[in-house]
RNA sequence: GCCGGAAUAGCACAAUGGCGAGUGCAGGGGACUGUGGAUCCCCCUGUCCGGGUUCGAGUCCCGGUUCUGGCC
Numbered sequence: 001g002c003c004g005g006a007a008u009a010g011c012a013c014a015a016u017g018g019c020g021a022g023u024g025c026a027g028g029g030g031a032c033u034g035u036g037g038a039u040c041c042c043c044c045u046g047u048c049c050g051g052g053u054u055c056g057a058g059u060c061c062c063g064g065u066u067c068u069g070g071c072c
Base pairs, nucleotide, nucleotide: 001071002070003069004068005067006066007065010025011024012023013022018055027043028042029041030040031039048064049063050062051061052060
């Protein structure tokens, strides 16, 4: 230099264009408990950036950034 993949919560991941963005772990609070653990309930934290298409974009299109695989 060329071709591809990925980027979503603190971490690991889901999410046919219909979504009011979810699950587990972690964190905070409560119930229960002699204490702790386990269990149960509630809460917190959000789509890499800039445009476009659409009634509606995490998802599709264009450009960029970072990471990653292959070729050379």

Description
Transfer RNA from Candidatus Micrarchaeota archaeon RBG_16_49_10, 72 nucleotides, folded computationally. It matches the Rfam family "tRNA". By type it is a transfer RNA. The prediction has a mean pLDDT of 80. RNAcentral holds the sequence, with entries from ENA. The source organism's lineage runs through Archaea, Nanobdellati and Microcaldota.